Description
The RNA shown here (small-subunit ribosomal RNA) has 1444 nucleotides and comes from an uncultured bacterium. Model confidence (mean pLDDT): 85 of 100. RNAcentral holds the sequence, with entries from ENA and SILVA.
[in-house]
RNA sequence: GUUUGAUCAUGGCUCAGAACGAACGCUGGCGGCAUGCUUAACACAUGCAAGUCGAACGAAGUCUUCGGACUUAGUGGCGCACGGGUGAGUAACAUGUGGGAAUCUACCUAGAGGUUUGGAAUAACUAUGGGAAACUGUAGCUAAUACCAGAUGUGUCCGUAAGGAGAAAGAUUUAUUGCCUUUAGAUGAGCCCGCACUAGAUUAGCUUGUUGGUAGGGUAAAGGCCUACCAAGGCUACGAUCUAUAGCUGAUUUGAGAGGAUGAUCAGCCACACUGGGACUGAGACACGGCCCAGACUCCUACGGGAGGCAGCAGUGGGGAAUAUUGGACAAUGGGGGAAACCCUGAUCCAGCAAUGUCGCGUGAGUGAAGAAGGCCUUCGGGUUGUAAAACUCUUUCAGCAGUGAAGAUAAUGACUGUAACUGAAGAAGAAGCUCCGGCUAACUCCGUGCCAGCAGCCGCGGUAAUACGGAGGGGGCUAGCGUUGUUCGGAAUUACUGGGCGUAAAGAGCGCGUAGGCGGAUUAAAAAGUUAGACGUGAAAUCCCUAAGCUCAACUUAGGAACUGCGUUUAAAACUGUUAGUCUAGAAUUUGGGAGAGGGUAGUAGAAUUUCCAGUGUAGAGGUGAAAUUCGUAGAUAUUGGAAAGAAUACCAGUGGCGAAGGCGACUACCUGGACCAACAUUGACGCUAAGGCGCGAAAGCGUGGGUAGCAAACAGGAUUAGAUACCCUGGUAGUCCACGCAGUAAACGAUGAGAGCUAGUCGUUGGAACUUUUAGUUUCAGUGUCGUAGCUAACGCAUUAAGCUCUCCGCCUGGGGAGUACGGUCGCAAGAUUAAAACUCAAAUGAAUUGACGGGGGCCCGCACAAGCGGUGGAGCAUGUGGUUUAAUUCGAAGCAACGCGAAGAACCUUACCAGUCCUUGACAUGGUGUGUUUAGAUUACAGUAUAGUAAUCGUCAGUUCGGCUGGCACACACACAGGUGCUGCAUGGCUGUCGUCAGCUCGUGUCGUGAGAUGUUGGGUUAAGUCCCGCAACGAGCGCAACCCUCAUUUUUAGUUGCCAUCAGGUUAAGCUGGGCACUCUAAAGAAACUGCCGGUGAUAAGCUGGAGGAAGGCGGGGAUGACGUCAAGUCCUCAUGGCCCUUACGGGCUGGGCUACACACGUGCUACAAUGGUGGUGACAAUAAGAAGCGAGUUCGCAAGGAUAAGCAAAUCCCAAAACACCAUCUCAGUUCAGAUUGCACUCUGCAACUCGAGUGCAUGAAGUUGGAAUCGCUAGUAAUCGUAGAUCAGCAUGCUACGGUGAAUACGUUCUCGGGCCUUGUACACACCGCCCGUCACACCAUGGGAGUUGGUUUUACCUUAAGCCGGUGUGCUAACCGCAAGGAAGCAACCGUCCACGGUAGGGUCAGCGACUGGGGUGAAGUCGUAACAAGGUAGCC
Repeated sequence: GUUUGAUCAUGGCUCAGAACGAACGCUGGCGGCAUGCUUAACACAUGCAAGUCGAACGAAGUCUUCGGACUUAGUGGCGCACGGGUGAGUAACAUGUGGGAAUCUACCUAGAGGUUUGGAAUAACUAUGGGAAACUGUAGCUAAUACCAGAUGUGUCCGUAAGGAGAAAGAUUUAUUGCCUUUAGAUGAGCCCGCACUAGAUUAGCUUGUUGGUAGGGUAAAGGCCUACCAAGGCUACGAUCUAUAGCUGAUUUGAGAGGAUGAUCAGCCACACUGGGACUGAGACACGGCCCAGACUCCUACGGGAGGCAGCAGUGGGGAAUAUUGGACAAUGGGGGAAACCCUGAUCCAGCAAUGUCGCGUGAGUGAAGAAGGCCUUCGGGUUGUAAAACUCUUUCAGCAGUGAAGAUAAUGACUGUAACUGAAGAAGAAGCUCCGGCUAACUCCGUGCCAGCAGCCGCGGUAAUACGGAGGGGGCUAGCGUUGUUCGGAAUUACUGGGCGUAAAGAGCGCGUAGGCGGAUUAAAAAGUUAGACGUGAAAUCCCUAAGCUCAACUUAGGAACUGCGUUUAAAACUGUUAGUCUAGAAUUUGGGAGAGGGUAGUAGAAUUUCCAGUGUAGAGGUGAAAUUCGUAGAUAUUGGAAAGAAUACCAGUGGCGAAGGCGACUACCUGGACCAACAUUGACGCUAAGGCGCGAAAGCGUGGGUAGCAAACAGGAUUAGAUACCCUGGUAGUCCACGCAGUAAACGAUGAGAGCUAGUCGUUGGAACUUUUAGUUUCAGUGUCGUAGCUAACGCAUUAAGCUCUCCGCCUGGGGAGUACGGUCGCAAGAUUAAAACUCAAAUGAAUUGACGGGGGCCCGCACAAGCGGUGGAGCAUGUGGUUUAAUUCGAAGCAACGCGAAGAACCUUACCAGUCCUUGACAUGGUGUGUUUAGAUUACAGUAUAGUAAUCGUCAGUUCGGCUGGCACACACACAGGUGCUGCAUGGCUGUCGUCAGCUCGUGUCGUGAGAUGUUGGGUUAAGUCCCGCAACGAGCGCAACCCUCAUUUUUAGUUGCCAUCAGGUUAAGCUGGGCACUCUAAAGAAACUGCCGGUGAUAAGCUGGAGGAAGGCGGGGAUGACGUCAAGUCCUCAUGGCCCUUACGGGCUGGGCUACACACGUGCUACAAUGGUGGUGACAAUAAGAAGCGAGUUCGCAAGGAUAAGCAAAUCCCAAAACACCAUCUCAGUUCAGAUUGCACUCUGCAACUCGAGUGCAUGAAGUUGGAAUCGCUAGUAAUCGUAGAUCAGCAUGCUACGGUGAAUACGUUCUCGGGCCUUGUACACACCGCCCGUCACACCAUGGGAGUUGGUUUUACCUUAAGCCGGUGUGCUAACCGCAAGGAAGCAACCGUCCACGGUAGGGUCAGCGACUGGGGUGAAGUCGUAACAAGGUAGCC
């Protein structure tokens, strides 16, 4: 950072830091110091890595100045057990640390002593053989510091003693050096022990030389180390055995520390040397560059036989992401040999390669604004790159060149090396990259791309305006490096010792008893195990830290100090814990006396009810449901009365009452029995608490055996419901439920709260007991059981003396979600299953509490033509109109539930027009700017051809100003370019406007208060209202946008004003008429006022707000109507009104023109008109209105026509003229029919408008006369001057209305009421929803991929048991064969060798177990996947509450 709309928690994932033997990508100047096969303990060509001594010995050879010198194969001595490499094995006395006793130690040091007399051989060599080679045989000669024997023997060893055993080597000219015995030391090595030292219990038992003893053997040395005999031991829950992994340590790295991870380089120890076994020699080996055997592999071979071992230094192949030269020198340091010179030394010192790491330096410095050019961005003004560059001045570190030239050496000797360093000259000259820029996380813009390409550590970016992809400019960071990947620690208190938790987030075992263990009351004394303090020893060096010093600094190196928190020994202390010995009574237990209780077990008894059976009465239904049916009943049910039987359960009492450890326990009586409580305070004297394993109890369902079975009732059957209904509902019904005896051992076994102890305010109930008292609703106390609540705690909810508070003790359990409480293995079970209990893989969340909304087939209150009550319609018919669909060259486009569909469109024949076909134009039909020309402009008319525009020709016509100049403006044309133009796209980039919820009563803010917080309060509550309207109350007090009012109009009236209006009165006058004079009273017109406020009265209410009734009034409680539309919702509608970002087109997606289309037509829907008729039609006669319009207009009158209309024409730019009424009333007729209803359709003939009525206008007359007889499911409008009905006007408009907008005429019915439907408001409740129920979400099936379990078997590894075989070899035996030293005159003996035999034993073989891994037809579930199928299980009462 990331779960949420937001919040607080819980909890995981991820990042920023440091480190590295690293690798990879891009880049790369210098130097110092370090480091460099982590993989195949894989295989190795070639060279080198251990020799030396002639002062031990003979011999041969070379040289010679004949004095001698030198070389060496061999014998002999010393060394080769060091140094160097590697980490396979090893979980071990291997290592670390601290101790110990039964040992050895070449060379070295010191002390004591000795160094004598003899002898026999043998290599080399010579001769001669074998063999390819390696090598080797036979015969003969010879020496020694080689070998053997004797002597002596201080000291030494054995032995009780007596006694016995036991050594030597010389060389040399002196000096010296060597040799032998022995003692001591030093050094090195061997052995034993305490403690420390990885994981797994899904490894719980292991062991027969095993454990011990005796005796013997063996070893340098203790020891079952080995053998014989005897005993039966030894190890293990404080983890034996087994399995897996691993060299250990000093240290390294990280961390505040405690811890964690690691064990390269350097240093100590161990182990190993192709694999396995074995010994020999030696002071030391079971031996890296020695031997023998076996095996695998490689090489040579003449096929008979031989040779080899780089985990030494280089190097090669291979493996791998990956790790260097087949270099120089012994100059230094060290090692071996030698008296020494000296020789050897891939130890070592150096050099080479590699940015592998680390440290240091450089790639220049100063001045320099015209803020250059270029790049990039831009609001076009500018900004930025940027003092950066250029330019001028200066410097020379490093590198390069030239010269001088150390230290490392002490007399000589220098690989490195002409190196480090110093000096000189030249010249800014030769030297910068990498990565990042959405947040975390420092750093932003443009272009390209368009869920593509791609990015990504986490969250996540990308679907046409991407600071997240790619490029560029700019910026940030680090810098000879930078970034990525991998690994470790940190952050992570995310295993919590320091330092976490468990009511609801993961987590208290279902409950008890009790073993081990852990913990444990008061007091006295002892001792000193833990504890504390001091001293001593040790804790290798290096490292880390501190202080100095040396390289110019640093890294690096050196010196000193500190430290190494550990272990051991010792001295002391005695508080606490432990131990030992006493004492005590507060914990615990016992005793005595009481009362309470569904505590448990056994036996018996009772009544009510249900069902069945018998009998009576009685008749057609009963039963059941939302409604039904299955079912029962005329063979008599249901109902009712009486009787009988059976089983199960115990109404009322009954109560957040009682009892029990929990599960659980409910009629009554008897018997047996457990526990708790109270009172007394007598007894014991810590006897206690907890409790891993263990043992026991443990609901329901289930299992076994045997009974029982009234009711109920899984399964099952039938009936319903349903799209289906393997369900919910109904009718039946078997296991089961009951009893006895066994098993099982689990539950949401819950207070989701382990047990015990102490402490910390109270209030109000209740159960059992006790004491006192004023006898009571009293006070006190003990033990339970509840409610509220303080402190405190908690993420909150909540808990709160019955703690989830403050402390102590012990046990159990947790560590992200899913996979999974699953698989495998083990244990238990008759089975079902239980218990213990993973991993691969997958996700970035899963979760708790609370908040605001939204939603609910949750609740409460309220409203609305919402329902109801009514009136009239739609849906059926014909037509009109709009839409869908279809068709078409085109049927332009938009609008889509309400809130699209007589909508945009207040009017498509052309135009409109955006569409289609054809045709024409390209600076354009339109705007601005440049140059040039014309101005006889523009325009009009005619002709030609053409569908038309366009085109050609002709004629007419002749702008304004003027300085008189085409000079200026205007206009036109030509040219070129900027540009015009677009009803092209995006309403999901936008403005503006509009619809809708809704004229619903809501939506908010400031301050305060409450809450950790999101938020709450206010705005809720009690009343009231049309209203968040008002009143009262209240941690709220105020305020804003809405409501209301202010505005318009209608209803009453007053005043003013009377023309075009009006005419009561007066006069005139006509056939008639306010026609005229006159008047403004009335009507009316249009301006200003008045009037209505619950103001008055009664009732009611809380004395309020208000409600209700009445009076008065034209109007009464908002008087009617209109305008007015809060915060917001719907990514609602509109880019085709307009404006506008971005994108797209530019001889076309722009602009003209003609014709066509928008008017199509199997069909479906919406909105209307006209009807179906008598409340009517037709004919005739007679009345009454308001709004509004009128000059390219309305048009009186007259006249013509049947009519539409024509002709003529008065008046009127309008209170003056004009358009201009119908329903209605009266009279007549029709008489219930498809009609004298209805008028569609069609024919003929006309009228009007207009360039033009064919596609495609309206109207008139005559004729024709379709469907239709009141309309299914469903659905719409309306509460009064309303519905219904009747006509009139206007906008648009040349013409065209059944549409729209207005106007008046006539003029109803009904509303009990709020149960239900729809919508809305407030409060509350639940929620797994927040894109908000059109939400969320579960499981099967189908498909793809992934990991995994089972699986007949099969392959391999490892381990083990038994047996067989037995190389080399040690040991033992034999030793008839062979033999120089000694004995012996000899024979022979002693001693030795070969050979043979035996025990043991590597490899190998046979058979059988255990265990691990690979593969495996088929098969099981799991996970993941954008749109698949089927249903809808869960979340709301989720539509049957859910869950275990």

Rfam family: Bacterial small subunit ribosomal RNA. Rfam links the family to the GO terms ribosome and structural constituent of ribosome.